RNA sequence: GGAGUUGGCUAGGCAGUCGCUGCCCGCAAGGGUGGAGGAAAGUCCGGGCUCCACAGGGCAAGGUGCCAGGUAAUGCCUGGGAGGCGCGAGCCUACGGAAAGUGCCACAGAAAAUAUACCGCCCGCUAUGCGGGUAAGGGUGAAAUGGUGCGGUAAGAGCGCACCGCGCCGAUGGCAACAUCGGUGGCAGGGUAAACCCCACCUGGAGCAAGACCGAAUAGGGGGACUAUGACGUUGGCCCGCGUCGUCCCCGGGUAGGUUGCUAGAGGCGCUUGGCGACAAGCGUCCCAGAGGAAUGACUGCCCACGACAGAACCCGGCUUAACGGCCAACUCCCACC
Numbered sequence: 001g002g003a004g005u006u007g008g009c010u011a012g013g014c015a016g017u018c019g020c021u022g023c024c025c026g027c028a029a030g031g032g033u034g035g036a037g038g039a040a041a042g043u044c045c046g047g048g049c050u051c052c053a054c055a056g057g058g059c060a061a062g063g064u065g066c067c068a069g070g071u072a073a074u075g076c077c078u079g080g081g082a083g084g085c086g087c088g089a090g091c092c093u094a095c096g097g098a099a100a101g102u103g104c105c106a107c108a109g110a111a112a113a114u115a116u117a118c119c120g121c122c123c124g125c126u127a128u129g130c131g132g133g134u135a136a137g138g139g140u141g142a143a144a145u146g147g148u149g150c151g152g153u154a155a156g157a158g159c160g161c162a163c164c165g166c167g168c169c170g171a172u173g174g175c176a177a178c179a180u181c182g183g184u185g186g187c188a189g190g191g192u193a194a195a196c197c198c199c200a201c202c203u204g205g206a207g208c209a210a211g212a213c214c215g216a217a218u219a220g221g222g223g224g225a226c227u228a229u230g231a232c233g234u235u236g237g238c239c240c241g242c243g244u245c246g247u248c249c250c251c252g253g254g255u256a257g258g259u260u261g262c263u264a265g266a267g268g269c270g271c272u273u274g275g276c277g278a279c280a281a282g283c284g285u286c287c288c289a290g291a292g293g294a295a296u297g298a299c300u301g302c303c304c305a306c307g308a309c310a311g312a313a314c315c316c317g318g319c320u321u322a323a324c325g326g327c328c329a330a331c332u333c334c335c336a337c338c
Stems, first nucleotide, its partner, number of pairs: 001334010012303007020035006037309001041320002044318005049207004054241001056239002059236001061203005066080005081095001082093004096198002101196002103192003118138002120134006146164006165187001166185008211260004221251006230245004267286008
């Protein structure tokens, strides 16, 4: 000097003139103070909160899937392990089980499981054919029934041996996933569970249009079924307890107003301590949007990095997606010079 990897911060600024809105002060005029995001998006997860009166046991259904921690909790985060990619810093993983069972592996190929032989190799014979042996070489395929090498053989083959792989047993280290080492066995033909399935763990339902209060209006309307040995009780179905006394269906009529829920929190920031870390504890400090058909707009001037993606609607923690830039830190690789 160049090329990268990981993490963090930021989100046009300044001034002026009018305009919108929450809260506070004020009789009023008016004044003071605050006012969209890093993703507010997707509605994909987890919760808080509200209601269904409460609770237990199964079945079904659904979710997650290496280990250990963090958290209110998670399918999230942190740290490790294994496998894979990258020269590397780093990154990715739908990562339990194929010896419980079932299914599937098209086409090609001899053959993809009830294992066999197309070419080839070897041997024999009645010899251009037939018989026997073989799976090392070749072909097909995503995958050919453990791999490489040596010996052996008529030619070969775990047929035998060495190493690797695999199964079983043990030792050491580690909380563990797992790693290393030793012994033993010629050794169940492979793959696939993001196929069904098995195993482990987790799970009431509905949702702020939840719910609460006030006011108003109407037709305290009509019909039917079941009714205490009964019915109903917020995914489906069963059992047990418990609670209530009605429950359900059809036709018809009235209302859709106002207040609240609605923002002080699993809150933000700073410091100290502990921890590899996620984070936890303690101390201090701050209040930082609450609209209600939906509040941030318009104009002018200057600066500049020339502004992308994009607007809260009960709240919070995550993940994913979109996206123009600017700033900071650490680390890796390449080149050149000293």
This is a predicted structure of a 338-nucleotide RNA (Bacterial RNase P class A) from a Pseudomonadota bacterium.
Its Rfam family is "Bacterial RNase P class A". Rfam classes the family as a ribozyme. About the family: Ribonuclease P (RNase P) is a ubiquitous endoribonuclease, found in archaea, bacteria and eukarya as well as chloroplasts and mitochondria.